[in-house]
RNA sequence: AGGGUCGGCCAGGCGGUCGCGUCACUAUUUCGGUAGUGCCGAGGAACGUCCGGGCUCCAGAGAGCAGGACGGUGGGUAACACCCACCCGGAGUAAUCCGCGAGACAGUGCCACAGAAAGUAAACCGCCCGAGCAAUCGGGUAAGGGUGAAACGGUGGUGUAAGAGACCACCAGAGAUUCGGGUGACCGAAUCUGCUCGGUAAACCUCGUCCGGAGCAAGGCCAAACAGACACCACUGAAGUUGCUCGCUUGGGUGUCGGGUAGGCCGCUAGAGAGUGUUGGUAACAGCCCUCCGAGAAAGAUGGUCGCCACCGAAGUUCGCUUCGGGACAGAACCCGGCGUAUCGGCCGGCCCCUUCC
Repeated sequence: AGGGUCGGCCAGGCGGUCGCGUCACUAUUUCGGUAGUGCCGAGGAACGUCCGGGCUCCAGAGAGCAGGACGGUGGGUAACACCCACCCGGAGUAAUCCGCGAGACAGUGCCACAGAAAGUAAACCGCCCGAGCAAUCGGGUAAGGGUGAAACGGUGGUGUAAGAGACCACCAGAGAUUCGGGUGACCGAAUCUGCUCGGUAAACCUCGUCCGGAGCAAGGCCAAACAGACACCACUGAAGUUGCUCGCUUGGGUGUCGGGUAGGCCGCUAGAGAGUGUUGGUAACAGCCCUCCGAGAAAGAUGGUCGCCACCGAAGUUCGCUUCGGGACAGAACCCGGCGUAUCGGCCGGCCCCUUCC
């Protein structure tokens, strides 16, 4: 210098002007508001609402069934499907990355197309033996061909009619036993057994661990109006049924009550919070000290525009600059920890490969 890989950070700045929302103060008010001034007013993902918790209410002795989630080991955490470290397998020269990584001798199912055959069964071609003049038929054979994502371990030999772990040597793997290392997943070694018996569990299933349900429209407090219940008052009055009597039905005012609608208030934002330092730890993270923290709306505010500067791109250039264009993704609604996804551009750092120079 070129290429790669991993991690962290920013998300334009200043000013003018016109608006929007909460709150405070002042003025005004028909008590609903209105006006003025001042403070403050989105994010790294506020997003998707996919996991995990806090909080609230309901239910609940305990356990189980059903259903769901998770799945190498050890640790972190309030908890997790997250994070850290390691193990195993795979990709890469490497840094590094990827793995939904328990069990396929508990059982069942499935394995497209092709192929003879997709799992302890199978003979299409070929090879060998026998019968037959021949066509062909009966039997043996998984060594060779061919099919497929996948076909019963590989090479050489013995053996045989031809063959085959049928037997032997070496190699690869599996299982059992023993020893050594590690907290553990696991790793290493020795001996024995011809044991080599496919894959699939994001198919049913088995094993282990975890999970009660619903969600801030949770939930709590205050509480008009209308209707209701009760008591009292006014009166034996009023209206309707039928012209009258009886009967029946309806009905006035005041107070109290419970439930709780409209509406209002709380929940509501200072918290498993952030940062510096330090201690422990490989790390995730934890402890301690100090410092810092200014949305909280309810049909839902946080925006537009102008100027200057900075950044990026294109064109021109007298290399001083000039002109034009661009700035994403997105937007709180109880809070927090994660994951996933989107994102114009830019900055910083670690490591690896290669080339050259010292």

The RNA shown here (Bacterial RNase P class A) has 358 nucleotides and comes from Pontimonas sp. Its Rfam family is "Bacterial RNase P class A". Rfam links the family to the GO terms ribonuclease P activity, tRNA processing and dimeric ribonuclease P complex. By type it is a ribozyme. The prediction has a mean pLDDT of 78. The organism belongs to Pontimonas, within Bacteria. The gene name in the source record is rnpB.